[in-house]
Molecule: transfer RNA
Organism: Triplophysa rosa
Parts: sequence; C1' cells; structure tokens
RNA sequence: GGGUGCUUAGUUCAACGGCAGAACACUUGGCUUUUAACCAAAGAAUAGUGGUUCAAUUCCACUAGCACCUA
Repeated sequence: GGGUGCUUAGUUCAACGGCAGAACACUUGGCUUUUAACCAAAGAAUAGUGGUUCAAUUCCACUAGCACCUA
C1' cells in the first nucleotide's frame, strides 16, 4: 500500500427494520452487633457524521479506533 472483520451501560454479551435488554459491577434502602452474603429499588449505553425508510443497533457511504490476512 491492498483486502477482511469488529465498535451497544463501568465490564462481558443479547436485540427477524417496529418500546434498546440481561448478568456482574456501582448507588440507595432492608436484613445483620459490624462486614460479607441475601432481598428490594434506582441510575447508566448503540464510536462519529451523513443518507435510505413511515420507522435504523440493524441497510448504504464516509471518518476514527482496534484486530487479522496479504505485499
């Protein structure tokens, strides 16, 4: 230089174009002499910019980052 794939919550992962979810973690409350464990509740995200569509995490283009293949 050429090609391919990936990017969703703090972390690991879901989501036939039709309400963005789970587990763990964090916070608050309960329980407990206290901590841990356990129970309950709440907060938190689609890498970015455009396009297609009634409707985009999903389809298309470009940009950025990461990984792999090739020279």